[in-house]
RNA sequence: GGGCUCGUAGUCUAGUGGUUAUGACGUCGCCUUUACACGGCGGAGGUCACCAGUUCGAAUCUGGUCGAGCCCA
Numbered sequence: 001g002g003g004c005u006c007g008u009a010g011u012c013u014a015g016u017g018g019u020u021a022u023g024a025c026g027u028c029g030c031c032u033u034u035a036c037a038c039g040g041c042g043g044a045g046g047u048c049a050c051c052a053g054u055u056c057g058a059a060u061c062u063g064g065u066c067g068a069g070c071c072c073a
Stems, first nucleotide, its partner, number of pairs: 001072007010025003018056001027043005049065005
């Protein structure tokens, strides 16, 4: 320098054009317990990496930028 794959909450992850972006772990509160753990209920937490484009409508499609991984030279 070229090619391919990927970027979603603190971590991992579902979502392949259409209602308020899904679940688990973690975290916080309440219940339960003498207390802790386990368990139950509930809450908070997201610029869907960034910029532009297509579209009535974009996390999703297109182009570019940045970053990570793999391969080639």
A computed fold for a 73-nucleotide RNA from a Candidatus Woesearchaeota archaeon, annotated as transfer RNA. The sequence is in RNAcentral, with records from ENA. Rfam family: tRNA. Rfam links the family to the GO term triplet codon-amino acid adaptor activity. The prediction has a mean pLDDT of 82.